[in-house]
Context: one part of a larger RNA
Parts: sequence; C1' cells; structure tokens
RNA sequence: UGACGGGGACCCGCACAAGCGGUGGAGCAUGUGGUUUAAUUCGAAGCAACGCGAAGAACCUUACCAGGCCUUGACAUCCCGCUGGCAGGAUAGUAAUGUAUCCGUCCCUUCGGGGCAGUGGAGACAGGUGGUGCAUGGUUGUCGUCAGCUCGUGUCGUGAGAUGUUGGGUUAAGUCCCGCAACGAGCGCAACCCUUACCUUCAGUAGCCAGCACGUAAUGGUGGGCACUCUGGAGGGACUGCCGGGGACAACCCGGAGGAAGGUGGGGACGACGUCAAAUCAUCAUGCCCCUUAUGGCCUGGGCUACACACGUGCUACAAUGGCGUAAACAGAGGGAGGCAGCCCCGCGAGGGUGAGCAAACCCCAAAAAUAACGUCCCAGUUCGGAUUGCAGUCUGCAACUCGACUGCAUGAAGCUGGAAUCGCUAGUAAUCGCGGAUCAGAAUGCCGCGGUGAAUACGUUCCCGGGUCUUGUACA
Repeated sequence: UGACGGGGACCCGCACAAGCGGUGGAGCAUGUGGUUUAAUUCGAAGCAACGCGAAGAACCUUACCAGGCCUUGACAUCCCGCUGGCAGGAUAGUAAUGUAUCCGUCCCUUCGGGGCAGUGGAGACAGGUGGUGCAUGGUUGUCGUCAGCUCGUGUCGUGAGAUGUUGGGUUAAGUCCCGCAACGAGCGCAACCCUUACCUUCAGUAGCCAGCACGUAAUGGUGGGCACUCUGGAGGGACUGCCGGGGACAACCCGGAGGAAGGUGGGGACGACGUCAAAUCAUCAUGCCCCUUAUGGCCUGGGCUACACACGUGCUACAAUGGCGUAAACAGAGGGAGGCAGCCCCGCGAGGGUGAGCAAACCCCAAAAAUAACGUCCCAGUUCGGAUUGCAGUCUGCAACUCGACUGCAUGAAGCUGGAAUCGCUAGUAAUCGCGGAUCAGAAUGCCGCGGUGAAUACGUUCCCGGGUCUUGUACA
C1' cells in the first nucleotide's frame, strides 16, 4: 500500500422487511447429470453451466457409429501431355455415391499460339469441427451502470509511498458547494444519440359528412376538401426558470404555482482502470504439436430422439373470480412474390378446389383474446383436468418405421393448491389475456417483440446477501 475480520462509523441496492404471484408435489415439454449404446458428436459447470452455443437434428444439417468406396484428392496455386468445350440431358448399373455409354459441344488469333474449361500424369502441396483458450488475436460473460481508477507539476517522507481523491455539507453520481500544500488534467458520471408523452409548422391517393354535392340495402362508395384523427420531416417545450420556507448569504433540500410533462419525466443504446490463467482453437483468425491410401474426402443406413433414476427451466392443471354453449365489441406491432392469399364451392374438421387483389398506410395473413350479455352445470375426481392409447384422416417433403405437425371419433391417467427450502416483481410494474416475427419445405410450451385488462405494499434499516467511503487490528501478500 492492499486484502481480510463472527472490529467500528456512515451510505446504497426487490438485500431484508411490507405485499402480490410463483418454483419445490402431479402430467407433459425442454436442457443437463448418470446409465445404456456400434454411436448415443462436441462444448458450457456456483452466482456468471443446465428452453445455454442450437433464430428451429426425418435425409441434409452432422462434426458421431456401421458398411461400401476415393487417394494430388470435394477446394487453391504451379509444371507437362491430350482433348475442345463447360454446363445440361438420356440410358445402363449400384443400397447409394463413385462408374460406363450416348446426345450435346468454346473464344481470340499475326495461324506460331494464347485464354478458358475438361481429362491423364508427377510432385510441391491441399485437407483436418485432430490437440493445446494454461502459447494467442478477436469477441463475450461477471463484479456493475457499482462510482470509482489514474496522471503531470509541486510539497512531505531515507524509502516503500503519501498528498491531490481526506474533512464539513449535498447528490443517483469523485454530482456540486465550502474548506484545505496543493494546483490542474485524463478515463469514467452526467449531457450530446434513439424512442415515448404535449404543442406549432410543412406535406397530404390512410382519415373526415367536419362543411357541400351525387349515390347505395349498406359502406369515404364517388366528386370535392386537408379542418380534425393519423402518418413523417422541421421546430418549440423543462432550465430548480418562478414564488415561499430551511440551509453557511453556498451547493442543495422541502412545499407551491403554472404546465401535457417537475426536479435525471418513462424506456433504450452506451459498461472506466481492472478481477476471475472466467468462456470460446467448434464462428473466424492464428503459433506450436499431431494425421497424410487417413485423424483427409464421398455415399447409404443408423445415432444425436436411448431410459431404473437425479436436478434445472418452462407449459397445462387441480376448478364456480370457474368450465361449456349462443350470439355481439374494442388493439398494437409485424410479415408477404419460388410469397401472403380474399370471396365462392366441397369437407364435422385439419384441409382441398378455384384463383380476385397485393412488391402493399391501398390487397392479404387477420378470428384479437381476456371482457360484457344470456343460458347451462351445482362442488363431484365432476360438463374440472387433459396425459396415455386405439381407429380413421390432412399437410409438408424424394421419403414421416426408427423420428414431424395437425384434425375427427373413442379412451379418459396423475392431479383436490404441493415438505424442508427457494425465485421474480415498486406502476402502466406484478398478475392475467391474446397477437406477430426471426429461424424455417415441415416442425415451439423456447426466444425476440406487440398491445388489451390492470393491482397490493414499502413502518423502516435491527437482521440475511452484495456493494461503496472513512477508520481500526493483523503472525496474510
């Protein structure tokens, strides 16, 4: 100087407390461990691994296993010979690739050749998701959006170092004020960026009978118009600016006015010096080591989907604030051309047929659901719950046996609110309800977004956890 203390002082955080809803019990989904297996590819490991890499394993993916096959190789550069195309198509053959045959068949030219492509040969080499993240770059997690981490000059100290950065206040903040052997500065904080909430202005193929006209069974359907809503460009607006009180007359705090918004308005992006030899050699790049008729390459089939069990994360429930039925209402944000697909017809349905319209404020996906109204059920393993299983189907795809999703009928399991323990959340939040998107041929209860309905509680900081500042002890560095 740090680190540590079941030392002290002060302060903060959904850290506790006060509340609301869960997990832990059940069934299922998913990840992991273990076990099994020819293989169940690999990585991730307290917080910070475990719906994680994977935003999507039937083949492919795919790295694993079995079998079959190739050896200058699926891919790059160089040398020599031959051919003239390559691509593409057909046939034979194979489990399949490889393979064989046929069709097809270049450009420039000084006519020497050159370019390009295929093929054969030789070797240099290719190739490796083989090892090492404890050789590395890059990227990322975490402490932590915590308020800290340092430097120059000066001063003090023999020196390590100290001072500044401590102290008195204050703040979300090393934020600001005052003081002070310090005076300044840098990286962080804040602001500048995006979005949301209000207004003005500009613009108007979505919106409006607002005002006029036409028309309809009805509808902005039409003429017409940008007033309003809205859309999207520019600007304004909030700054403790104003008033009162407190305070050192400071910083700042409390209350009030006006205001759409008030003291950082809400949300996001943004992550200091560093810590964990943290994670990643399997995104990529890369040193060294290793393989080279194989640890490389191609193909078929299988596996990654196994199942006595254990754990994590979720979904659905156990019901009456509910289930079911009938007929009605109100979103936002997105996506759409190898696409989204209306209306109509067929089917109980998944879906099929047809194809209007739309590169989309124009058409479509699209029905929002919870909610409200009426009816029914009457507390029961039930008109709760839907696992499992049987049969019959639909769709995607070369192909749904291993191993897809969905539909109809039948079947109807466990489950009556969950031990010890444990998690999230402070407001348009929790809880609850549906909708969309990426990936994607198909395949979400996951992920990323969107809106609808919409709470309770916070006395307080003694205690648990984590963190910050000062101080003290130390046999630790």
A computed fold for a 477-nucleotide part of an RNA from a mouse gut metagenome, annotated as small-subunit ribosomal RNA, 3' major domain. Rfam family: Bacterial small subunit ribosomal RNA. RNAcentral holds the full RNA, with entries from MGnify. The prediction has a mean pLDDT of 83.